[in-house]
RNA sequence: GUUCUCGUAGCACAGUAGGAUAGUGCAGUCGCCUCCUAAGCGAAAGAUCGCGAGUUCGAAUCUCGCCGAGAACA
Numbered sequence: 001g002u003u004c005u006c007g008u009a010g011c012a013c014a015g016u017a018g019g020a021u022a023g024u025g026c027a028g029u030c031g032c033c034u035c036c037u038a039a040g041c042g043a044a045a046g047a048u049c050g051c052g053a054g055u056u057c058g059a060a061u062c063u064c065g066c067c068g069a070g071a072a073c074a
Stems, first nucleotide, its partner, number of pairs: 001073007010026004019057001029043004050066005
């Protein structure tokens, strides 16, 4: 340099033939349980989906540009 893959909550991920409140586990917070802790149980909170633009009635999902990570080739 070329091509391809990926970027969604603090962490690890799911969700992509476009559709109505964006989910799960762990962590953290509060409560229950316990003499206490751990484990277990319950609840609430947390991401406008890397950034910007476009298409569309409607975009995490499609298109373009940029940024970042990785792989292959040179």
Annotation
The RNA shown here (transfer RNA) has 74 nucleotides and comes from a Bacilli bacterium. Taxonomically the source falls in Bacilli (Bacteria, Bacillati, Bacillota). Its Rfam family is "tRNA". From the family's description: Transfer RNA (tRNA) molecules are approximately 80 nucleotides in length. Model confidence (mean pLDDT): 81 of 100.